This is a predicted structure of a 347-nucleotide part of an RNA (large-subunit ribosomal RNA, domain IV) from a wastewater metagenome. The coordinates come from a structure-prediction model, not an experiment, and the mean pLDDT is 84. RNAcentral holds the full RNA, with entries from SILVA.

Context: one part of a larger RNA
RNA sequence: CGAUCUUUAAGGAACUCGGCAAAUUAUCUCCGUACGUUAGCAAUAAGGAGAGUGGAUGUGCCUUCUGAUUAAAUUUUCGAAUUUAUCAUGGGGUAUGUCCAUUGCAAAAAAUAGGGGGUAUCGACUGUUUACCAAAAACACAGCAUUCUGCUAACACGUAAGUGGAUGUAUAGGAUGUGACGCUUGUCCGAUGAUAGUAUCCUAAAUCAAUUGGUAAUAAGCUAAUUGUAUAAAGACUAUUCAAUGACCGCGGUAACCAUGACCGUGCGAAGGUAGCGAAAUUCCUUGGCUAGUAAGUUUAGUCCCGCACGAAUAGCGUAACGAAUGCCCCACUGUCUCAAAGAUCA
Numbered sequence: 001c002g003a004u005c006u007u008u009a010a011g012g013a014a015c016u017c018g019g020c021a022a023a024u025u026a027u028c029u030c031c032g033u034a035c036g037u038u039a040g041c042a043a044u045a046a047g048g049a050g051a052g053u054g055g056a057u058g059u060g061c062c063u064u065c066u067g068a069u070u071a072a073a074u075u076u077u078c079g080a081a082u083u084u085a086u087c088a089u090g091g092g093g094u095a096u097g098u099c100c101a102u103u104g105c106a107a108a109a110a111a112u113a114g115g116g117g118g119u120a121u122c123g124a125c126u127g128u129u130u131a132c133c134a135a136a137a138a139c140a141c142a143g144c145a146u147u148c149u150g151c152u153a154a155c156a157c158g159u160a161a162g163u164g165g166a167u168g169u170a171u172a173g174g175a176u177g178u179g180a181c182g183c184u185u186g187u188c189c190g191a192u193g194a195u196a197g198u199a200u201c202c203u204a205a206a207u208c209a210a211u212u213g214g215u216a217a218u219a220a221g222c223u224a225a226u227u228g229u230a231u232a233a234a235g236a237c238u239a240u241u242c243a244a245u246g247a248c249c250g251c252g253g254u255a256a257c258c259a260u261g262a263c264c265g266u267g268c269g270a271a272g273g274u275a276g277c278g279a280a281a282u283u284c285c286u287u288g289g290c291u292a293g294u295a296a297g298u299u300u301a302g303u304c305c306c307g308c309a310c311g312a313a314u315a316g317c318g319u320a321a322c323g324a325a326u327g328c329c330c331c332a333c334u335g336u337c338u339c340a341a342a343g344a345u346c347a
Base pairs, nucleotide, nucleotide: 002346003345004344005343006342007341008340010338011337014336019333027051028050029049030048031047036041038180052102053101054100055099056098057097058096059095060094061093062092063091065090066088067087070085071084072083073082074081075080115331116330117329118328119327120326121325122323123322127139128138143178144177145176146175147174148173149172155164156163157162181318182317183316184315186248187247188246191245192244193241194240195239196238197237200236201235208228209227210226211225212224213223214222215221249267250266251265252264253263276310277307288304289303290302291301292300
């Protein structure tokens, strides 16, 4: 020097990509508690007060302790006794309040033991994940939708036998997409796919028939080639279907300042992007313009809308609760820093 710790004047995030790390907070009782909200929550919201020991004193409860209360029942030798409940100023126990005193640097004395608040993005939530660099906004999820499947089910594994599905039976099972909830989910079937239909068109091989060649001649057989020929699935064709794969425009002109263009014309196309949102986890130009926050803000919040290149289950927009998620701000707090110092243990 280093590792693990302790403490620090004044300041208090000026450190830094970023409060990373550290510090703060922390328990119990009582008081008190906002916006928002799916009325459950939010919430330990936030923010406060009290707490040791000794004594005095009050109150509640318990007591198989004590007895001097009262009542009932039972027994009785009629004197009383026993039992149960009740009462008390007593004893003991326990809980709790008030006052006084008091130890100590310090009174939840050690140990244990949430820092808090605001706003926005994403994902509803609890959950799951890259064993050994990623825990997330990724996966899953309940819910929603489409589609297949009538049981020897569809589907999956296997050459097969067979097995799973399921000792289940459409409120079931498989596949795909979306992803609580709320409000919604627009237009397009031209292309690709799927489904249904199919008068007509088209058609391979295997098949059949004929002809010709080869097999040293001929016949038979075998073999090769050529020509002709029947049939259905598929395809063509017709229609349906987008919570199927997907797609969702140009150009020119126009209002009595200018600007803008409700309006008009024209081209193409299957249809020309609706609602909502929008410099966004999407915006190149861009640190867009305006507003807020700061003395000063490429980030942040609100708003605008020439959206280079958002957009509706590859879901759109909201959303209480939740999050070791992410951005920004504030309070508290601090050796993160100004700026470093001292000490302990290890080595």